[in-house]
Context: one part of a larger RNA
RNA sequence: CUGGGCGUAAAGAGUAUGUAGGCGGCUAGAUAAGUUAAUUGUGAAAGCCCAAAGCUUAACUUUGGAAUUGCAAUUAAAACUAUUUAGCUAGAGUAUGAUAGAGGAAAGCGGAAUACAUAGUGUAGAGGUGAAAUUCGUAGAUAUUCGGAAGAACACCAGUGGCGAAGGCGACUCACUGGACAGGUAUUGACGCUGAGGUGCGAAAGCGUGGGGAGCAAACAGGAUUAGAUACCCUGGUAGUCCACGCCGUAAACGAUGAUAACUAGCUGUUCGGGUUCAUAGAACUUGAGUGGCGCAGCUAACGCAUUAAGUUAUCCGCCUGGGGAGUACGGUCGCAAGAUUAAAACUC
Numbered sequence: 001c002u003g004g005g006c007g008u009a010a011a012g013a014g015u016a017u018g019u020a021g022g023c024g025g026c027u028a029g030a031u032a033a034g035u036u037a038a039u040u041g042u043g044a045a046a047g048c049c050c051a052a053a054g055c056u057u058a059a060c061u062u063u064g065g066a067a068u069u070g071c072a073a074u075u076a077a078a079a080c081u082a083u084u085u086a087g088c089u090a091g092a093g094u095a096u097g098a099u100a101g102a103g104g105a106a107a108g109c110g111g112a113a114u115a116c117a118u119a120g121u122g123u124a125g126a127g128g129u130g131a132a133a134u135u136c137g138u139a140g141a142u143a144u145u146c147g148g149a150a151g152a153a154c155a156c157c158a159g160u161g162g163c164g165a166a167g168g169c170g171a172c173u174c175a176c177u178g179g180a181c182a183g184g185u186a187u188u189g190a191c192g193c194u195g196a197g198g199u200g201c202g203a204a205a206g207c208g209u210g211g212g213g214a215g216c217a218a219a220c221a222g223g224a225u226u227a228g229a230u231a232c233c234c235u236g237g238u239a240g241u242c243c244a245c246g247c248c249g250u251a252a253a254c255g256a257u258g259a260u261a262a263c264u265a266g267c268u269g270u271u272c273g274g275g276u277u278c279a280u281a282g283a284a285c286u287u288g289a290g291u292g293g294c295g296c297a298g299c300u301a302a303c304g305c306a307u308u309a310a311g312u313u314a315u316c317c318g319c320c321u322g323g324g325g326a327g328u329a330c331g332g333u334c335g336c337a338a339g340a341u342u343a344a345a346a347c348u349c
Stems, first nucleotide, its partner, number of pairs: 004320003007303002012317001014201004021194003025088007033081002035077008049065006091191001092188005099180001103177002107173002110154001114150001116148001119145003125136002162169002206247006215241002220236004258316006266294013298305002322349003331342004
């Protein structure tokens, strides 16, 4: 190398797009590059193997054969692959009229709550806890009422419900915009799948510049607790959380399960479509696309998975090879930095 694997033992890249490459539907014809067959040439000698012969035998030597699985040329075959020509419609698109949706980005706008400040009522407590204290309050708090201005988040609806490639997305309204599903026609005619590099997107935290700042709250301060308490509890509280623009590029980025296609018992719930039948506002049957629960065969070390496979197959990519050292050092690339990415060895068990 071949071989073996990747839900939980080591191992699926966070996710998509797409270049090279790899792989690729049906029917005819052509070619003959791959492929197959035959012939010829070559494939040094020695050695190995086989059969003889020569040294008294053997080792050894000599002779002959075989082998040298390769390469080239010529001739032939035409199933498969390839190339090419002409077609096809079952894959894949496009058009069409509908459907559902927290899909995206922008602007506007609403009510509840919260803290704040003004005014009124009102008087001695309020907060907080296991219990307290720090804290606030006679300079009038807490409570309560009217109106004010502020920022952030959207109760109920809400659902193993929906949408999105993933991250993720939840008040309402309008205009802009991406994708999906089902139905019937029309249309292109393999235009497909995967995808090394590349490129886009990518929670939270963090960084830069400028805004904003109600609540919450790393750090920090104080009060408690405790043997101590750099904590858990309490009172405060700054970055941050929010917005705009630019970086960062990581997560238990998880279904710990790569993408695509085909095949392989069922039962049941739910979301969005279509059809048929009966039709009293629905019911039954059926057919697609999702999303759940159970379950047969099969698989699995077991747990479990089981038409949304971890079953049976095919194509392509990524990744794994004992534990520690170590996802570290050095070097490279990227970054303002934090760091990210690529990625060892000595040594040790």